A computed fold for a 72-nucleotide RNA from a Flavobacteriia bacterium, annotated as transfer RNA.
Taxonomically the source falls in Flavobacteriia (Bacteria, Pseudomonadati, Bacteroidota).
Model confidence (mean pLDDT): 81 of 100.
Its Rfam family is "tRNA". Its family is annotated with triplet codon-amino acid adaptor activity in the Gene Ontology.
RNA sequence: GAGACGGUAGCACAAUGGUAGUGCAGUAGGCUUUUAACCUAUCGGCUGUGGGUUCAAGUCCCACCCGUCUCA
Numbered sequence: 001g002a003g004a005c006g007g008u009a010g011c012a013c014a015a016u017g018g019u020a021g022u023g024c025a026g027u028a029g030g031c032u033u034u035u036a037a038c039c040u041a042u043c044g045g046c047u048g049u050g051g052g053u054u055c056a057a058g059u060c061c062c063a064c065c066c067g068u069c070u071c072a
Stems, first nucleotide, its partner, number of pairs: 001071007010024004018055001026042005048064005
């Protein structure tokens, strides 16, 4: 320098163009002599940045940033 893949909650990941979810973690409660485990509820997101298409974009298009890998 070229290409491929990826970037979504504190962490790991989902999500046919149509109100962004799950698990773990956190918080509160239940259970228990207590802790752990288990059960219930709750909390937490400008979906990497900026544009474009569309009635509607995490999703499609363009540029850029960051990470991993491959090639040179």